[in-house]
RNA sequence: GGACGCUUAGCUCAGCGGUAGAGCGCUACAUUCACACUGUAGAGGCCGCAGGUUCGAUCCCCGCAGCGUCCA
Numbered sequence: 001g002g003a004c005g006c007u008u009a010g011c012u013c014a015g016c017g018g019u020a021g022a023g024c025g026c027u028a029c030a031u032u033c034a035c036a037c038u039g040u041a042g043a044g045g046c047c048g049c050a051g052g053u054u055c056g057a058u059c060c061c062c063g064c065a066g067c068g069u070c071c072a
Stems, first nucleotide, its partner, number of pairs: 001071007010024004018055001026042005048064002051061002
């Protein structure tokens, strides 16, 4: 320098056009002498950044940035 993939909640990941979910973790309550387990409820992200297309974008297109793999 070139090709490809990834970037979504604290972590690991789903969602792939109609304003976002799970597991683990966290908080409260119940249970226990207490802790753990378990159960119930809840907080937490507008989807890397910036443009474009569209009635509407996390999802499509372009650019940039970061990470990874391969080639030179």
Molecule: transfer RNA
Organism: Holosporaceae bacterium